Predicted 3D model of a 529-nucleotide part of an RNA (small-subunit ribosomal RNA, 5' domain) from an uncultured bacterium. It matches the Rfam family "Bacterial small subunit ribosomal RNA". Gene Ontology terms of the family: ribosome and structural constituent of ribosome. The full RNA is in RNAcentral, with records from ENA, Greengenes and SILVA.

Context: one part of a larger RNA
RNA sequence: GGACGAACGCUGGCGGCGUGCCUAACACAUGCAAGUCGAACGGGGAUAUAUUGGAAUGAGGAUUCGUCUGAAGGAAAAUGUAUCUUAGUGGCGGUCGGGUGAGUAACGCGUGGGCAACCUGCCUUAUACAGGGGGAUAACCCUUGGAAAUAGGUGCUAAUACCGCAUACGCUCUCUUGCAAAGGCAUACUUGCUAGUGAAGGAAAAGCCGAGUCGGUAUAAGAUGGGCCCGCGUCUGAUUAGCCAGUUGGCAGGAUAACGGCCCACCAAAGCGACGAUCAGUAGCCGGCCUGAGAGGGCGGCCGGCCACAUUGGGACUGAGACACGGCCCAAACUCCUACGGGAGGCAGCAGUGGGGAAUAUUGCACAAUGGGCGAAAGCCUGAUGCAGCAACGCCGCGUGAAGGAAGACGGUUUUCGGAUUGUAAACUUCUAUCAAUAGGGAAGAAAAAAAUGACGGUACCUAAAUAAGAAGCCCCGGCUAACUACGUGCCAGCAGCCGCGGUAAUACGUAGGGGGCAAGCGUUAUCC
Numbered sequence: 001g002g003a004c005g006a007a008c009g010c011u012g013g014c015g016g017c018g019u020g021c022c023u024a025a026c027a028c029a030u031g032c033a034a035g036u037c038g039a040a041c042g043g044g045g046a047u048a049u050a051u052u053g054g055a056a057u058g059a060g061g062a063u064u065c066g067u068c069u070g071a072a073g074g075a076a077a078a079u080g081u082a083u084c085u086u087a088g089u090g091g092c093g094g095u096c097g098g099g100u101g102a103g104u105a106a107c108g109c110g111u112g113g114g115c116a117a118c119c120u121g122c123c124u125u126a127u128a129c130a131g132g133g134g135g136a137u138a139a140c141c142c143u144u145g146g147a148a149a150u151a152g153g154u155g156c157u158a159a160u161a162c163c164g165c166a167u168a169c170g171c172u173c174u175c176u177u178g179c180a181a182a183g184g185c186a187u188a189c190u191u192g193c194u195a196g197u198g199a200a201g202g203a204a205a206a207g208c209c210g211a212g213u214c215g216g217u218a219u220a221a222g223a224u225g226g227g228c229c230c231g232c233g234u235c236u237g238a239u240u241a242g243c244c245a246g247u248u249g250g251c252a253g254g255a256u257a258a259c260g261g262c263c264c265a266c267c268a269a270a271g272c273g274a275c276g277a278u279c280a281g282u283a284g285c286c287g288g289c290c291u292g293a294g295a296g297g298g299c300g301g302c303c304g305g306c307c308a309c310a311u312u313g314g315g316a317c318u319g320a321g322a323c324a325c326g327g328c329c330c331a332a333a334c335u336c337c338u339a340c341g342g343g344a345g346g347c348a349g350c351a352g353u354g355g356g357g358a359a360u361a362u363u364g365c366a367c368a369a370u371g372g373g374c375g376a377a378a379g380c381c382u383g384a385u386g387c388a389g390c391a392a393c394g395c396c397g398c399g400u401g402a403a404g405g406a407a408g409a410c411g412g413u414u415u416u417c418g419g420a421u422u423g424u425a426a427a428c429u430u431c432u433a434u435c436a437a438u439a440g441g442g443a444a445g446a447a448a449a450a451a452a453u454g455a456c457g458g459u460a461c462c463u464a465a466a467u468a469a470g471a472a473g474c475c476c477c478g479g480c481u482a483a484c485u486a487c488g489u490g491c492c493a494g495c496a497g498c499c500g501c502g503g504u505a506a507u508a509c510g511u512a513g514g515g516g517g518c519a520a521g522c523g524u525u526a527u528c529c
Stems, first nucleotide, its partner, number of pairs: 001529003006525005013398006019391002021356001026354003030351003035092003040089002043086010057072001060069003099309003108234008118226002123222007131165001133163002140155001142153004171201002173198001175196002178193004183189001207214001208212001235281003242272002247269004253263002284306004288299004311332005334345004362388001364387003370384001371382004401431004411422004435470001438464004445456001473518005478499003484513005494501002
């Protein structure tokens, strides 16, 4: 000198774009952050309407005055149709998106390869199908236990829920032909592809509606996303020198989508290490960012990719995909409810609270746009996202007026008392109106044939009139280093980055005048080059 997710002191007019718990991966009140489909299914409810139905009231009539009859009237209820709604069964999605960096020195990451050792829902392409049956169960009714959370029993019922059977182009397996890959002396062997034979196994929801760019089953291929393996690279310490028993390898088996001590029985005794094993400390990695002429050094906040984690530890279930932040089970700590028998919870999602700290924001608006989930669609959901609020935290831009104006005014400071300086500075005259304020107009962002659809927002922007009005501070002035005098103080009070200054004439302390630098900032501190 540059840089910063900064903080502190003094000061503070506006706008644009960014950024904002670096500390306690500490504990969390409250609200919201993942739902959706009635065009899969049976019920429930609401409304309208049609048919049946006929209650309340009771005109009129009769009357032996007790009552009887009864036009009109249209309630409840039942059935059908239509629309809407929805707790439950079922489907898809909650595995994405969002957060954090605790752990991890590792095939975790980066880079380059490999899988003849693998998987892939939704999507695309192609081929072949969708025949015929069955038994349940939630909801619901009734009921039991419990304070609750919730648990259980009897009975009824549906499906694109569940389960057999039939079928077999292809799929899996055996055998054979041909081609190929790596090893190999090899025409043995292993594996892949292809063609054929044989045997066994194995699918469907004949669903739905407005009947089609809707769904279902199998196989093959693609695309996308993932899994595994390998070469190289990836901090410090030897005041850590030896480490390791599933350890290293083999064989048989199991497990997995798949290779493999991944697991297990047996056998052998190997394997790693001064080219630093093991141990200890520290740390998420990268694209990048800062600095530097470069080489290098430092860093990994925002944005993007990968990884890991979700109170702590362990476990599996479901599923194409998880060992799953807002799913389940167990253990632990903590908090809460309790009728003491037992239960409930997990902000490292967005806001917000307490605490810690030098220090870091609103319990905001909207799904209008972009994107995501579900749905045939309308649409619903979306603290992703788009915006707004707060903070000079950073970068950039603008303003706080411009021109004229010497009686060089008053005042201040200083003085050799003549003056000098503040200083064209002010006053005064003329002009302008950026920003702010007022008034009027007013977007783009919105897309498909048209219509409708804007949170931001009456915002940006445009126009008009009027006023110099509302808008300057901070640090420094001994040398380094641009900028000097007076007074006070008297090794005191104090200053200080280094050298150093102050003990009675201090350009170095304090104040004033003057000056220098930067400027809505200026200094200081921490850290890096």